[in-house]
Context: one part of a larger RNA
């Protein structure tokens, strides 16, 4: 100097408490260990592995995952050497489950030389060598990225000074702040990388613009609808600005920073979010994203194909759906979103079908069409508290649809079947506002889809206002036989 203490002060955070709403029991889905397997590819492991890499495992992907079959200058690249105008493509034939092996046709292209014709060269083949290739090994040999402590306030320098020194100071005290924020003290004066701000979304208002978007006022017109002439007011789109600085007033404070109460204002003391992650710390993660040192392979751990497996199931965890019901199911009627994405798309009306869905294909590279129907809410009806008209697994026929193909191992319909479940033990997560609960829509991967997952939008919309303790952190101090 750290460190670390069932030592002490001071302060914070959904840390707790107060609350609201879960898990833990059920059924399922995912995702792990474990166990099975020819194989059930591989990593990830306390917080910070475990709906995690994977934003899409029927084939493909897919990996020394396996079981067969096949290739050896190789799926890819360079370069040398040699070969000959045939070979490659391209059609045939045979074997095969491809893959590949065999084997028959067949025909170039530029240049030179007068032409039959010959010689030469590049791409390509074909041998043959240099090489190629490896999701093999080591993340404890590394770049990069990445996670966490943590958006916590801290981490350093340079000149001075103090001390043999290591080091201190400054960064300590008094106030204050979300902050090493800022003020004042001060052997310290300054300065840096965090904080803050400067970007970006939101909330109010100007001005500019008005098509695809709006529709007050004028006119036209219909069963209706901005549907038409128009407008340029209002929504709004989407650029540039205005606006919040403790600016202004009381008080409290050290004349200070600063608070607290208030006025104005759309917004008040960082106005909501997000983006932004200091010196580091865990030999923390990732040679399977790419890079790259070593090692190791080299008729193979390398390429290629068919199958099958990654979906196995006696259990045991995590993360999630959907229940268990009356704030609540079913039926009917009938509102009110924002964000997205569409050309190998997105697809409307029309008509067939109980449906999934088919037929058809208007119009749209889209403020114009289309996906599109927002749910939840309201209105009325019916169930009357029961394993039920709650639940909906399971299972059986019947089919749709995507695909070269739904056996293993694909979502979706309709009919029938109707399992556990009556609110969960010990423990346990999550959250302070448009936040939680809750209700729907979208988008990426993508033929299709195990999406109930991940990110986004919005729509309804609450309780709670202490710091004794628990868990983490910061600063000061104090102990130490630890470094």
């Nucleotide at each position: 100097u750290g460190a670390c203490g069932g030592g002490g002060g001071c302060u914070c955070a959904c840390a707790c408490a107060a609350g609201c709403g879960g898990u833990g029991g059920a059924g399922c889905a995912u995702g792990u260990g474990g166990c099975u397997u020819a194989a059930u590819u591989c990593g990830a492991g306390g917080c910070g592995a475990c709906g995690c890499g994977a934003a899409g495992a029927a084939c493909c992907u897919u990996a020394u995952c396996c079981u067969g079959g096949g290739c050896u200058u190789g799926a890819c690249a360079u370069g040398c050497a040699u070969g000959g105008a045939u070979u490659a493509a391209c059609g045939c034939u045979g074997g095969g489950a491809a893959a590949c092996c065999a084997g028959c046709g067949c025909c170039a292209c530029a240049c030179u030389c007068u032409u039959u014709g010959a010689g030469u060269g590049g791409a390509a083949c074909a041998u043959g060598c240099a090489c190629a290739g490896g999701u093999g090994c080591u993340g404890c040999a590394u770049g990069g990225c990445u996670g966490u402590c943590g958006u916590c306030a801290g981490c350093u320098c340079g000149u001075g000074c103090u001390g043999u020194g290591a080091a201190g100071u400054g960064u300590u005290g008094g106030g204050u702040u979300a902050a090493g924020u800022c003020c004042c003290u001060u052997a310290a004066c300054g300065a840096g990388c965090g904080a803050a701000a400067c970007c970006c979304c939101u909330g109010u208002c100007g001005c500019u613009a008005g098509u695809u978007a709006c529709c007050a006022u004028c006119a036209g017109g219909u069963a209706a609808u901005g549907c038409u002439g128009g407008g340029g007011a209002c929504u709004c789109u989407a650029g540039c600005g205005a606006g919040a600085c403790u600016g202004c007033c009381g008080g409290u404070g050290u004349c200070a920073a600063a608070c607290c109460g208030g006025a104005g204002g759309a917004a008040g003391g960082c106005g909501g979010g997000g983006a932004u992650g200091a010196c580091g710390u865990c030999a923390a993660g990732u040679c399977c994203u790419c890079a790259u040192g070593g090692c190791c392979u080299u008729u193979a751990u390398g390429c290629c194909c068919a199958g099958g497996g990654c979906u196995g199931c006696a259990c045991a965890c995590g993360u999630g759906c959907u229940a268990c019901a009356a704030u609540g199911g079913c039926g009917c009627c009938g509102a009110c979103a924002g964000a997205g994405c569409g050309a190998a798309g997105c697809a409307a009306a029309a008509c067939c079908g109980c449906g999934a869905g088919g037929u058809a294909g208007a119009g749209c590279a889209a403020a114009u069409c289309g996906c599109a129907a927002a749910a939840a809410a309201g209105g009325u009806g019916c169930c009357c508290c029961a394993g039920u008209u709650c639940g909906g697994a399971u299972u059986g026929c019947a089919g749709u649809c995507u695909g070269c193909a739904a056996c293993u191992c694909g979502a979706c319909u309709g009919c029938a079947u109707g399992a556990a479940g009556c609110c969960g033990g010990a423990a346990u997560c999550g959250c302070u506002a448009g936040u939680a609960a809750u209700c729907g829509c979208g988008u990426a991967u993508c033929a299709g889809c195990a999406a109930c997952g991940a990110c986004g939008c919005g729509g309804u919309g609450a309780u709670a206002c202490g710091u004794u303790c628990c868990u983490g952190a910061g600063c000061c101090u104090u102990g130490u036989a630890c470094a």

Small-subunit ribosomal RNA, 3' major domain from an uncultured organism, 483 nucleotides, folded computationally. Model confidence (mean pLDDT): 80 of 100. RNAcentral holds the full RNA, with entries from Greengenes.